Predicted 3D model of a 131-nucleotide RNA (c-di-AMP riboswitch aptamer (ydaO/yuaA leader)) from Rossellomorea aquimaris. The source organism's lineage runs through Bacteria, Bacillota, Bacilli, Bacillaceae and Rossellomorea. Of the family's consensus pairs, 96% are formed in the model. The coordinates come from a structure-prediction model, not an experiment, and the mean pLDDT is 81.
[in-house]
RNA sequence: UCUUUAUCGCUUAAUUCAUUUUUGAAGCGGGGGACCCGAGUAUUAAAAGGGGUGAAUCCUUUCUUGGAAAGGUAGGGCUACUUCCAUGACCCGAAUCCGUCAGCUAACCUCGUAAGCGUAAUGGGAGAGGA
Numbered sequence: 001u002c003u004u005u006a007u008c009g010c011u012u013a014a015u016u017c018a019u020u021u022u023u024g025a026a027g028c029g030g031g032g033g034a035c036c037c038g039a040g041u042a043u044u045a046a047a048a049g050g051g052g053u054g055a056a057u058c059c060u061u062u063c064u065u066g067g068a069a070a071g072g073u074a075g076g077g078c079u080a081c082u083u084c085c086a087u088g089a090c091c092c093g094a095a096u097c098c099g100u101c102a103g104c105u106a107a108c109c110u111c112g113u114a115a116g117c118g119u120a121a122u123g124g125g126a127g128a129g130g131a
Stems, first nucleotide, its partner, number of pairs: 008118004015026004027113006037103001049101001050098004058072006075092003081127007
C1' cells in the first nucleotide's frame, strides 16, 4: 500500500426476526386522502407551470452556446457513556422523483427499508454505569 474477515462507531427512515428459495412480519420513515380551518383571477397583455423526498436554500463573481468554476450563505453533521448549554476545530451545504396534478386532513389507501464512510476537543449542569 492492496485484499478479505470480524468487532466497534458515523451519515441516513434504511434495523431486527422468521423463511429452502421466495417472501412475510415487527420497528422506523414517506406520499395520497374529509368535515372544520386555510387559500383562492390560469381573466386580459406579456410570460410561464406546479409539487414531493432531503440539511442541501439563496447571493455574488469569472469563463461562457450549453454549461462549468470560485467565494459566501440559510441550514445540517461529527468530535466514543447519554443528553443540555457555552467555546472551538473539521466537514456537508447534493442529488433525484411526479408529470399539468396534490394546502391541512380522521377513517382509509399506498410506498421505502438503498447507499456511503472512519471521529481535535475543552469547560459546566443533569443522569447512567464501573471500581